[in-house]
RNA sequence: GGGCCCGUGGUCUAGUGGUUACGACGUUGCUUUGACGUGGCAAAGAUCCCAGGUUCGAUCCCUGGCGGGCCCA
Numbered sequence: 001g002g003g004c005c006c007g008u009g010g011u012c013u014a015g016u017g018g019u020u021a022c023g024a025c026g027u028u029g030c031u032u033u034g035a036c037g038u039g040g041c042a043a044a045g046a047u048c049c050c051a052g053g054u055u056c057g058a059u060c061c062c063u064g065g066c067g068g069g070c071c072c073a
Stems, first nucleotide, its partner, number of pairs: 001072007010025003018056001027043005049065005
């Protein structure tokens, strides 16, 4: 330098045009226990990497950028 893939709560991840963005782990509160742990209930936590475009409508499609991974040279 060229090609391909990925970027979504603290972490991992689902969602691939349309109501309120899914779940797990973690965190916090309550509960259970003599206590710890386990279990149960509830809550908080996301400008969906950035900018522009298409569209009535974009996390999703297109372009550019930034970051990460793999391959080729």
This is a predicted structure of a 73-nucleotide RNA (transfer RNA) from a Candidatus Pacearchaeota archaeon. It matches the Rfam family "tRNA". The family's RNA type in Rfam is transfer RNA. Model confidence (mean pLDDT): 82 of 100.